A computed fold for a 1631-nucleotide part of an RNA from Planctomyces sp. SH-PL14, annotated as large-subunit ribosomal RNA, half A. The full RNA is in RNAcentral, with records from ENA and SILVA. The coordinates come from a structure-prediction model, not an experiment, and the mean pLDDT is 80. The organism belongs to Planctomyces, within Bacteria.

[in-house]
Context: one part of a larger RNA
RNA sequence: GGCGCACGGGGGAUGUCUUGGCGUCAGAAGGCGAUGAAGGGCGUGGAAGGCUGCGAAAAGCCUGGGGGAGCCGUCAAACAGGCAUUGAUCCCGGGAUCCCUGAAUCAACGUAGACUGAAUACAUAGGUCUACGUGGCGAACGUGGGGAACUGAAACAUCUAAGUACCCAUAGGAAAAGAAAGAAAACUCGACUCCCUGAGUAGCGGCGAGCGAAACGGGAUCUAGCCCAAACCAGGUGCUACGGUAUCUGGGGUUGUGGGGCCAGUGUUAGGGUUACAAAACAGGUGAUUAAGAGAACCGGAUCGGAAAGCCGGACCAAAGUGGGUGAUAGUCCCGUAUCUGAAAAUCAACCUGUCCCGUUAUGCACUGGUACCCGAGUAAGUCUCGGCACGUGAAACCGAGACCGAAUCUGCGGGGCCCAUCCCGUAAGGCUAAGCACUCUCUGACGACCGAUAGUGAAUUUAGUAGCGCGAGCGAACGAUGAAAAGAACCCCGAAAGGGGAGGGAAAGACCCUGAAACCGUGUGCCUACAAGCUGUCGGAGCUCGCAAGAGUGACGGCGUGCCUAUUGAAUAAUGAUCCGGCGAGUUAUUGUCACUGGCUGGCUAAAGUCUUCAGGACUGGAGCCUAAGGGAAACCGAGUCUGAAUAGGGCGUAAAUGGUCAGUGGGAAUAGACGCGAAUCUUAGCGAACUACGCAUGGGCAGGUUGAAGCGCGGGUAAGACUGCGUGGAGGACCGAACUCACUGAUGUUGAAAAAUCAGGGGAUGACCUGUGUGGAGGAUUAAAAGUAUCAUCAAGCUGAGGGAUAGCUCGUUCUCUCCGAAAUAACUUUAGGGUUAGCCUCGUGCAACUAUGCCGUGGGGGUAGAGAGACUGAACUGGGUCGAGGGCUCACAAGGCUACUCGCCCUGACCAAACUCCGAAUACUACGGUAACUAUCACGGGAGGUAGUCUCUGAGGGAGAAGCUUCAGAGUCGAGAGGGAAACAACCCAGAUCGUCUGCUAAGGCCCCAAAGUUUGACUCAGUCACAAAGGAUGUCCGAUUGCGGUGACAGCCGGGAUGUUGGCUUAGAAGCAGCCACCAUUUAAAAAGUGCGUAAUAGCUUACCGGUCGAGCAGUCGUGCACCGAUAAUGAACGGGAGUAAGUCAGACGCCGAAGCAGCGGGAUCCGCAAGGAUCGGUAGGAGAGCGUUCCGUGCCAGCAAGUGAAACCGUAAGGUUUCGUAUAGGGGCCCGGAAGUGUUUAUGCCGGAAUGAGUAACGAUAAGACAAGUGAGAAGCUUGUCCGCCGCAAGCCUAAGGUUUCCUGGGGAAGGUAAUUCCGCCCAGGGUCAGCCGGUACCUUAGCCGAGGCCGAAGGGCGUAGGCGAUGGAUAACAGGUUAAUAUUCCUGUGCUGACUUGUGGACCGAUGGGGGGACGUUGUGUGAAUGGUGAGCGGGCGGUUAGAAGUGCCCGUCGGGGUAUUCAAGGCUGCGGAGUGGUAAAUCCGCCGCGUCUGCCGAGAAUAUUUCGUGAGUCCCUGGUUGAUGAAAUCAUCUGAAGCAUAACCAAGAAAAGCCUCUAGGGUUGAAGCAAGCAACCGUACUAAAACCGACACAGGUAGGCGAGGCGAGUAGCCUAAGGCGCGC
Repeated sequence: GGCGCACGGGGGAUGUCUUGGCGUCAGAAGGCGAUGAAGGGCGUGGAAGGCUGCGAAAAGCCUGGGGGAGCCGUCAAACAGGCAUUGAUCCCGGGAUCCCUGAAUCAACGUAGACUGAAUACAUAGGUCUACGUGGCGAACGUGGGGAACUGAAACAUCUAAGUACCCAUAGGAAAAGAAAGAAAACUCGACUCCCUGAGUAGCGGCGAGCGAAACGGGAUCUAGCCCAAACCAGGUGCUACGGUAUCUGGGGUUGUGGGGCCAGUGUUAGGGUUACAAAACAGGUGAUUAAGAGAACCGGAUCGGAAAGCCGGACCAAAGUGGGUGAUAGUCCCGUAUCUGAAAAUCAACCUGUCCCGUUAUGCACUGGUACCCGAGUAAGUCUCGGCACGUGAAACCGAGACCGAAUCUGCGGGGCCCAUCCCGUAAGGCUAAGCACUCUCUGACGACCGAUAGUGAAUUUAGUAGCGCGAGCGAACGAUGAAAAGAACCCCGAAAGGGGAGGGAAAGACCCUGAAACCGUGUGCCUACAAGCUGUCGGAGCUCGCAAGAGUGACGGCGUGCCUAUUGAAUAAUGAUCCGGCGAGUUAUUGUCACUGGCUGGCUAAAGUCUUCAGGACUGGAGCCUAAGGGAAACCGAGUCUGAAUAGGGCGUAAAUGGUCAGUGGGAAUAGACGCGAAUCUUAGCGAACUACGCAUGGGCAGGUUGAAGCGCGGGUAAGACUGCGUGGAGGACCGAACUCACUGAUGUUGAAAAAUCAGGGGAUGACCUGUGUGGAGGAUUAAAAGUAUCAUCAAGCUGAGGGAUAGCUCGUUCUCUCCGAAAUAACUUUAGGGUUAGCCUCGUGCAACUAUGCCGUGGGGGUAGAGAGACUGAACUGGGUCGAGGGCUCACAAGGCUACUCGCCCUGACCAAACUCCGAAUACUACGGUAACUAUCACGGGAGGUAGUCUCUGAGGGAGAAGCUUCAGAGUCGAGAGGGAAACAACCCAGAUCGUCUGCUAAGGCCCCAAAGUUUGACUCAGUCACAAAGGAUGUCCGAUUGCGGUGACAGCCGGGAUGUUGGCUUAGAAGCAGCCACCAUUUAAAAAGUGCGUAAUAGCUUACCGGUCGAGCAGUCGUGCACCGAUAAUGAACGGGAGUAAGUCAGACGCCGAAGCAGCGGGAUCCGCAAGGAUCGGUAGGAGAGCGUUCCGUGCCAGCAAGUGAAACCGUAAGGUUUCGUAUAGGGGCCCGGAAGUGUUUAUGCCGGAAUGAGUAACGAUAAGACAAGUGAGAAGCUUGUCCGCCGCAAGCCUAAGGUUUCCUGGGGAAGGUAAUUCCGCCCAGGGUCAGCCGGUACCUUAGCCGAGGCCGAAGGGCGUAGGCGAUGGAUAACAGGUUAAUAUUCCUGUGCUGACUUGUGGACCGAUGGGGGGACGUUGUGUGAAUGGUGAGCGGGCGGUUAGAAGUGCCCGUCGGGGUAUUCAAGGCUGCGGAGUGGUAAAUCCGCCGCGUCUGCCGAGAAUAUUUCGUGAGUCCCUGGUUGAUGAAAUCAUCUGAAGCAUAACCAAGAAAAGCCUCUAGGGUUGAAGCAAGCAACCGUACUAAAACCGACACAGGUAGGCGAGGCGAGUAGCCUAAGGCGCGC
């Protein structure tokens, strides 16, 4: 270390429970609000916080009723203090109070009335007052105004989605609709609404997808219908050309067999009512709701137990045995339940009674005759364009809208789906109207084959719309259980505590508390393990251990053996997915067709609805309707027939049939719905964002220092004058160098960072198109953009959030228990189709048919044009040789004729040959007809359900390709796919062979038999290469065999010896060419033989050699061809070509006889399926898929069971499997199980699944600037880190100080140490407690205005709303009164001391001016430069104080510290400011004495910020002294000068881009004022901010190397705010 066992930790599954949810039914209610709502804030208790209640009268006050003993809500106990039988707490009704908000209102608008009242006489607009109303909130339902897109149509545009989502307006408890200008076509009906049906019909429709009525009929409701306008009459009023006309009131009148009016006549009669029809209520009663009351009946047992309600025994009640509780399961213990009773007060539907209202002899309701007065006008109709109707412009009626036109009056008008006629129905252009129908934020009651803490609401719990996230719109969790009772562990021990050990309590359980699984982490122990190669198992199995045994644990060694899922032709694959464990997690439901089965009836069934009721998925009524009983035809129509047709023919479709019909239930499948689950990128709609960033606007701020030296000007030179030029002055510039600031070019680092963009070292710009603060504007197909598709909150070729929405996904992934039977396909056709579909083929299940079916074999008979073959048989192709054949071209040629031709064709002859699209021919197979035979339903038909239409390799035949591919496409066959087993070392597709299960039986197949490793010997050959045991062209005296040619005792072949000559150096050529550069020729002679020369060689010769000949030798020699087996050819990257060892056979070829060898076959035994009466027989690999049978989970019903048991851990047994049972532990009152049925949120190793827990990496990386610590003392349980001290180090235009924004108590003191702090901590920006922020003069408001925003009236717009006048708001700017010192632990221009200043108020005094909301002035403005500048700061000198001890030196020209500030008075200086008179009436919207204009005139004076000098005063002040560390201890010197700097301010110059507004202030009038002005004095002086923080407190998720506006910012060196070192001050960066 592995396996096992035991005991633990960890974790929170499982079981049980329920406080909370979900749903249904019934009833109620259906609103609240200016009498201030909903919602919120803040308060409120003796005591801090959350919830609840309440409101400064504050867990409550008053009152009526109920009730009757305790109470002061809860988390949450205790304490303190109280109340209560004189009736508390508590419950119900009524009343009072009810802070600040919010419609939020001291307003606005509307209506009515009154009073006033412009231009403008009356009047009107406008104004004022009074009264009433409106406004806002709320879940769905309603009506109306607007109105998408995704999607579907397999694309898309009409269409669909859909008048849906959404926005807006607005109403009610319901809304809307509504009493026919209707529906229809009957012998008609008679407002509207809703349900059933009609009906998926009629229709509409790229006639696609889809959309889709109406009437009739049955019901619900309803004893629901009414009122105006007009004619006519009466009266009033206005106008009147007196004819009338307009208007108001009352009467009249309200209809379609037309009605009414008017004229003439006739009849008849009394009740009705407030929901419409006219209208306001009141009282009483019944009843109901809002508290309540009464309410039967049991005991015993030492029976088990902690506890009795269980058990045992004996009783009782019941209009009550629903339910809950009580220490387990209670009719009789408690609360309750059945039943009965009950209201002072408030409210109420309905009913009754009374009061009341209308009408009451008519003007009501009717009738007859006449008359022709009325009967809804910019209307109906029409035209054009649209919308709605199921109806998409269609033949398109009907209804509605816009524009334009434009009637009639009952002898009228509209409609009946174009239109016309006839007929019928109705009576438009005015209005009101209950019920039946829709919904549920809410209250009450009851119920559930609903959930039970990952479920059920997002939310069961002490913060849930909470914590948390986001700028915002918005998004949005997790966490239940001690016990019967806290009896919540006294006391002791260890420890600083936390915690632990005892003790005690309890039946047990210890607060991290019921049960307590798994992952994971341990401790102990039995067996095994350190030469071993391993998907970790399985089969065999020695040994060891435990046990009485049965048996259990371990497992040396040997055999075999490449995980799971998915997707695929094919996965160990190095293709996908999964870290592990637990829980959750996917074919459901509704409706409508269809098929099968089961059941009822025989014609079947009811729907809506109603009634009953024992309240049950109950019964009955209900026949409206649907299907069926008859078909054929386009239809008329006919009918067991009909259609076609001339037909009586023929043919098509029908006519048989309980094997039918119909209605239910169950199951399969379909359609429509999200439709098996998860998953887009999109599109649309309504909102939220410019806190980031881009740009604009307004108002502010910033830029050390140095350099250069434009224009202009001055002087000189120069010119007629210029021009020009020198020197100086001057100080320009998208000028130069370079900090702050800003940007981001390079490199390195960083890359699980310090940082979701930085650091370090360099770099660019740095007076400009510069940078920056604050405020503000515009936005999603939009903004912004010096333009990159950049930026618009870490998001951009169209932001973010919610919604449509479960969009859609021909795509990917996942899809959960078992067994049995059968079992595919990867093909055809079509397809905007090719990875998708539809139909057919192939599978399965059911039913039917029963033959001359299908299939195999045999026989007989057919047609064919493939393989092959062929060419004198065609069509073509193609080669050789030949032709005194033909045509053309070329050359030659005086013409003509001819000649030549190796050029191009044709034809003929000869020979050889080719073809998928050639055939004079022509098989094998295949196909087919008939007959026979085998087999026996395998076939066929119909119906339900599929899957599949990606195939792969091998062999054969072909096409493409290159006679390449593990290539591609067909055809035939096979295997794999979906197939295990044996062989091929290993190896889907090759060879053998098809696995129902068991078997330590036998026989074989392929293939094997030396060892690994089961089985072998023999015969004859071959091979020497380790060939065997990869490979070609090509090569080769390897070797075996065969065939064949030539030579050879007349002597071959090879070797050796010898010869190899002459004409001649052949001719030519050549410098030369002699056998041997080249050309031509290649003769002849001598010979045994010898080339006009085979090779080497020379300049050319020469020389060597060969052919050839002779001798020697003495037997075979040389070649060619065809085979077998070997050899070379043979070079690649880690070592690899028998599987290894090895082998000369154990290689190769050919034989012989054996054996081994599989899940094959056989034997024995078992199971299942099918067939069969049986005997028996056959079958049982399997993916997609079909069919069948079962197991288990939760809940429900009847019956039953035990008394305990669920869960959980372990073991044993049973079953073919899913599974079941039992025992032993644990657990402890909570419930469980079985049979038969029923209903489903019903079964999980996998979806980069979801949630939780636990591993691994790993005791690993890291602990966030390398500015640095060390020591001592203190405290403490404990000190590197805390405190104090000493030394050291770092910053010092900062890492110091002040102060906006932002934060919001972090500030100070005391205490603490769980968590936070990257370690520790005695410490802290942490936790607990207490404390702390003091203003007339600082900032803001009570002042002003900028950009911009809001906006009374107003204008515009479907609505929401947009713009904008008056007016208001709005700093980043204008205006505006205080300084010094002291003081606290923490505040100070705020407190205190001192000395000042301001005025919107009051009082007094005072006694006449004051004065706009109007006019005028002023306020009031750029940039750059220069100058000045007694602020401030620095330095030096002087002055004051101190130091200088010891040894050596030094006594000054040394060193150290300090040398500051406010006010008053006097004098002086001083920037600057101010000014008179007259005139005109022409300006300043009225007026003006003001301003402006015109003319004249003029001088001194006055004011004066501020400064200096002198003096005085107050403080501060180094230090000194005293007491010992001070709650104000005492005292207290000097306090001058020089120089540098140069803020603000002032002055001035230049330049061009020409540089806010308003108020305060001054002045002028209008006007006001004796009812008391100015002035003076005294009093008074509000609200908000004020702590701390400038980075560890802000923005960055952090105690984060980043970012963050402005002011001060010392010394030395230096130009400098650079850089370096230092002061004050602050730090050493939390291992």